[in-house]
RNA sequence: CUCAUGCAGAGUGGCCGAGGGAACGGGCCCGACGACGCCACGGCAACCGGAUCAGGGGCGACCUGAUCGACCGGUGCCAAUUCCCUCCCCGAGUUCUGGGGGGAACAUGAG
Numbered sequence: 001c002u003c004a005u006g007c008a009g010a011g012u013g014g015c016c017g018a019g020g021g022a023a024c025g026g027g028c029c030c031g032a033c034g035a036c037g038c039c040a041c042g043g044c045a046a047c048c049g050g051a052u053c054a055g056g057g058g059c060g061a062c063c064u065g066a067u068c069g070a071c072c073g074g075u076g077c078c079a080a081u082u083c084c085c086u087c088c089c090c091g092a093g094u095u096c097u098g099g100g101g102g103g104a105a106c107a108u109g110a111g
Base pairs, nucleotide, nucleotide: 001111002110003109004108005107006106011041012040013039014038015037019030020029021028025085026084027083042078043077044076047074048073049072050068051067052066053065054064055063056062082105087102088101089100090099092097093096
């Protein structure tokens, strides 16, 4: 940089000690009944490798889909939708609220 996914799911203990929930701003929330972070154990989950089946394919390489599989491996994840909004569009009530779609950013995986 490209592509895919992001309303599902899954926590205990130990250490530490003050902020944390990515980022500006706003909201809301978590936090001395110890959050965040780190470590251990446990768990969740099919992104990749793997297995089976189906379809495609000079029926070759391989591609696509479905299912299985986390006691096979590589990652990832385990408050709240990616916590929500922020920018654009649509339509509803009517100046602000709620709904839908898209974008941006971010996260994870594969290349």

This is a predicted structure of a 111-nucleotide RNA (SAM riboswitch aptamer (S box leader)) from a soil metagenome.
RNAcentral holds the sequence, with entries from MGnify.
It matches the Rfam family "SAM riboswitch aptamer (S box leader)". About the family: The SAM riboswitch is found upstream of a number of genes which code for proteins involved in methionine or cysteine biosynthesis in Gram-positive bacteria.